[in-house]
Context: one part of a larger RNA
RNA sequence: CGUAAAGAAACUUGAGAAGGCCGAUCCCUAGUACGAGAGGACCGGGAUUGACGAACCUCUAGUGUACCAGUUGUUCUACCAAGGGCAUUGCUGGGUAGCUACGUUCGGUUUGGAUAAGCGCUGAAAGCAUCUAAGCACGAAGCCGUCUUCAAGAUUAAGUUUCUUAGAUUCGCGAGAGACUAUCGCGUAAAUAGGUCCUAUGUGUAAGCCCGGCAACGGGUUUAGCAGAGGGAUACUAAUCAAUCGUAUUUUUUCUUU
Numbered sequence: 001c002g003u004a005a006a007g008a009a010a011c012u013u014g015a016g017a018a019g020g021c022c023g024a025u026c027c028c029u030a031g032u033a034c035g036a037g038a039g040g041a042c043c044g045g046g047a048u049u050g051a052c053g054a055a056c057c058u059c060u061a062g063u064g065u066a067c068c069a070g071u072u073g074u075u076c077u078a079c080c081a082a083g084g085g086c087a088u089u090g091c092u093g094g095g096u097a098g099c100u101a102c103g104u105u106c107g108g109u110u111u112g113g114a115u116a117a118g119c120g121c122u123g124a125a126a127g128c129a130u131c132u133a134a135g136c137a138c139g140a141a142g143c144c145g146u147c148u149u150c151a152a153g154a155u156u157a158a159g160u161u162u163c164u165u166a167g168a169u170u171c172g173c174g175a176g177a178g179a180c181u182a183u184c185g186c187g188u189a190a191a192u193a194g195g196u197c198c199u200a201u202g203u204g205u206a207a208g209c210c211c212g213g214c215a216a217c218g219g220g221u222u223u224a225g226c227a228g229a230g231g232g233a234u235a236c237u238a239a240u241c242a243a244u245c246g247u248a249u250u251u252u253u254u255c256u257u258u
Base pairs, nucleotide, nucleotide: 001153006164007163008162009161010160011159012158016150017149018148019147022050023049024048025047026046027045028044034039052107053106054105055104056103060101061100062099063098067094068093069092070091071090072087073086074085075084076083077082111145112144113143118138120136121135167245168244169243170242171187172186173185174184175183192238193237194236195234196233197232198231199230201227202226203225208221209220210219211218212217
């Protein structure tokens, strides 16, 4: 831009497209059929598992330059103590959310239709025979469906419902979204983000003071202090004020002007 020479919101159909359809071992049937024996099934049923794929983070594990603690050197805060900076995040030990796999859960089921090779029924040409010439029935991990996803630019541009004193956008606060855009949530009639308070959780017992020790240090106050991307509450801060597009057409009535 079209669909659409009215518009809006929401919900669908599915032409078409893409994906998937995979194996292995063991057990039962059964040491049965078969076979002199050695050996050893079809069919059918069950269990476990591999690779592959999807989703997710409860568990396990990784990361986690938010966070907590320990620690070395140096420098600064006048000094002590306590801290800040730098040294790969200085190094080391842990680690929430998020992201992830090595983790968890699930999947390839069920069958239907038409068939291939093949197996047939009836059956002539050709008094027989013949699956074929007319006719009819079976038959594969394959084909078309069944399953999952996308899908009306499917220009053959579909449909349904509701509405028009409908809606949408700019703008602002953001994240279940994200390169930008888009999408989604919210905008005071408000919990959208930040802050504040509480908390799951992480770290592991702060500083100061007191006690013991010559001291290094230890103990008590103290399962503290700090953090808390997660959860809950709360208008303290910021979502102000506003603007733009759209709101059709037709008919009728009233008013004004000519």